[in-house]
C1' cells in the first nucleotide's frame, strides 16, 4: 500500500430490518449479619464509533471517514 475482520452502559456480551437495545460482572440503596464477606430485592448507567444513503421501519443493509486486529506485499 492491498485483502478481510471487529467497533453496542465503566468491563463482557446478545439482538431475523419490526414491541421499550436482553444479559452478566461491576456500581448505588434497602434486606440480612454484632460487622464485613456471601446471598437476595430494587435502582441507576446506552444517541449502538463519526457522517451520509437506502427503507413505512437500520444496532442489523449500501457508501465514506476514523479506531483497533490478522494476513499479504
Nucleotide at each position: 500500500g492491498g485483502u478481510c475482520c471487529u467497533g453496542u452502559g465503566g468491563c463482557c456480551c446478545a439482538a431475523u430490518g419490526g414491541a421499550u437495545a436482553a444479559g452478566g460482572c461491576g456500581u448505588g440503596u434497602g434486606c440480612c449479619u454484632c460487622c464485613u464477606a456471601a446471598g437476595u430485592a430494587c435502582a441507576a448507567g446506552a444517541u449502538u464509533c463519526c457522517g451520509g444513503g437506502u427503507u413505512c421501519g437500520a444496532g442489523u443493509c449500501c457508501c465514506g471517514g476514523c479506531a483497533g486486529g490478522a494476513c499479504c506485499u
Background: Model confidence (mean pLDDT): 80 of 100. Transfer RNA from Octopus sinensis, 73 nucleotides, folded computationally. NCBI's taxonomy places the organism under Eukaryota, Mollusca, Cephalopoda, Octopoda, Octopus. The same sequence occurs in records of 2 taxa. The RNAcentral record of the sequence draws on Ensembl Metazoa and Rfam. It matches the Rfam family "tRNA". By type it is a transfer RNA. About the family: Transfer RNA (tRNA) molecules are approximately 80 nucleotides in length.